[in-house]
About this RNA: This is a predicted structure of a 110-nucleotide RNA (SAM riboswitch aptamer (S box leader)) from Clostridium paridis. The sequence is in RNAcentral, with records from Rfam. Of the family's consensus pairs, 90% are formed in the model.
RNA sequence: AACUUAUCUAGAGUGGUGGAGGGACUGGCCCAAUGAAACCCAGCAACCUAUAAGUUAUCAUUUGACUUAGUGGGUGCUAAUUCCUGCAGUGUUUAACUGGAAGAUAAGGA
Numbered sequence: 001a002a003c004u005u006a007u008c009u010a011g012a013g014u015g016g017u018g019g020a021g022g023g024a025c026u027g028g029c030c031c032a033a034u035g036a037a038a039c040c041c042a043g044c045a046a047c048c049u050a051u052a053a054g055u056u057a058u059c060a061u062u063u064g065a066c067u068u069a070g071u072g073g074g075u076g077c078u079a080a081u082u083c084c085u086g087c088a089g090u091g092u093u094u095a096a097c098u099g100g101a102a103g104a105u106a107a108g109g110a
Base pairs, nucleotide, nucleotide: 003108004107005106006105007104008103013041015040016039017038021031022030023029025086027084028083042078043077044076047074048073049072050071051069052068053067054066055065056064057063082102087099088098089097090096
């Protein structure tokens, strides 16, 4: 890099360093010297793991399944619905809605 599964309308900074870009890509529309990216700190969340408590299956232990806690660890995230959009459908062909594609993240197998 590719594949499979799940999720993507919630949440989170008046901090420090830094010094011009950023929001994946297209077309838009935005953010940014009242300070972008990046790094540090802080925070959010609960995908995986550990731990603790509980429920359930079993006569019981082991073990399995499930729920809760955010306590330790691995990630992730902290403008705007994934900012909207691209392809297809419904439609008054405008608006609006639905599904998909693409993308992101986590886990897994080879």
The source organism's lineage runs through Bacteria, Bacillota, Clostridia, Eubacteriales and Clostridium.
It matches the Rfam family "SAM riboswitch aptamer (S box leader)". Its family is annotated with regulation of gene expression in the Gene Ontology.